Predicted 3D model of a 252-nucleotide part of an RNA (large-subunit ribosomal RNA, domain VI) from Marinoscillum sp. MHG1-6. The organism belongs to Marinoscillum, within Bacteria.
Context: one part of a larger RNA
RNA sequence: CGUAAGAAAUUUGAGUAGAUCUGACUUUAGUACGAGAGGACCGAGUUGGACUAACCGCUGGUGUACCAGUUGUCUCGCCAGGGGCACUGCUGGGUAGCUAUGUUGGGAAGGGAUAAGCGCUGAAAGCAUCUAAGCGCGAAACCCACUACAAGAUGAGAUUUCUUUAAAGGGACGUUAUAGAUGAUGACGUUGAUAGGCUACAGGUGUAAAGGCAGUAAUGUCAUAGCUGAGUAGUACUAAUUACCCGUAAAC
Numbered sequence: 001c002g003u004a005a006g007a008a009a010u011u012u013g014a015g016u017a018g019a020u021c022u023g024a025c026u027u028u029a030g031u032a033c034g035a036g037a038g039g040a041c042c043g044a045g046u047u048g049g050a051c052u053a054a055c056c057g058c059u060g061g062u063g064u065a066c067c068a069g070u071u072g073u074c075u076c077g078c079c080a081g082g083g084g085c086a087c088u089g090c091u092g093g094g095u096a097g098c099u100a101u102g103u104u105g106g107g108a109a110g111g112g113a114u115a116a117g118c119g120c121u122g123a124a125a126g127c128a129u130c131u132a133a134g135c136g137c138g139a140a141a142c143c144c145a146c147u148a149c150a151a152g153a154u155g156a157g158a159u160u161u162c163u164u165u166a167a168a169g170g171g172a173c174g175u176u177a178u179a180g181a182u183g184a185u186g187a188c189g190u191u192g193a194u195a196g197g198c199u200a201c202a203g204g205u206g207u208a209a210a211g212g213c214a215g216u217a218a219u220g221u222c223a224u225a226g227c228u229g230a231g232u233a234g235u236a237c238u239a240a241u242u243a244c245c246c247g248u249a250a251a252c
Base pairs, nucleotide, nucleotide: 001152005163006162007161008160009159010158011157015149016148017147018146021049022048023047024046025045026044027043033038051106052105053104054103055102059100060099061098062097066093067092068091069090070089071086072085073084074083075082076081110144111143112142117137118136119135120134169246170245171244173189174188175187176186177185194239195238196237197235198234199233200232201231203228204227205226211222212221213220214219
């Protein structure tokens, strides 16, 4: 821009893409078959491999603004207690998120028309013949079925609802995340829990400082303490203020 008014939702599916894999074991059954040796089809079940999708409850990884320990040095006047630098100084752990080696699922079943092939009926050709007319079975291939997208499918589809004008609706702006390079997408904007803060809790770390007590002291204890990024709730304390822009056709 189009889809001959403008919107908001929900859809149909022309078409497109993906998936389509496979082993072993148990049983049927030591059965059918076979002199024996050996040894099935068909069917039922179990468990794997590779590939693939989703997810983080478990097992782990990461987690440079979380916690603790610790070395050297500088510094906060000194002690104590901190801070800076040294690869995040090093080391031990670790929330959220992201993850695989972790967990769960998938390729199942069925239908249609067939290939090679196997047949039925059956003449030409009194026989025979799956074929000439006619009919049936038959494969991971084909068409459906399964998953995703899909009306610019210009062949522009369908349904429902809203608005007849300072309209419906949309944008911009602001607070933002389950979104994100930017656009876009989602939530919210005081009739408010959208983000931050605060409070509580979960989780992490592992028992802070100061002081009391015990001990000559190191240290222990009062004390599952103190601190705490992303998590879960509650709470208007702070910021989402006021204003703005587009849209307004035709017919009657």
Source information:
It matches the Rfam family "Bacterial large subunit ribosomal RNA". Its mean pLDDT, the model's own confidence on a scale to 100, is 88.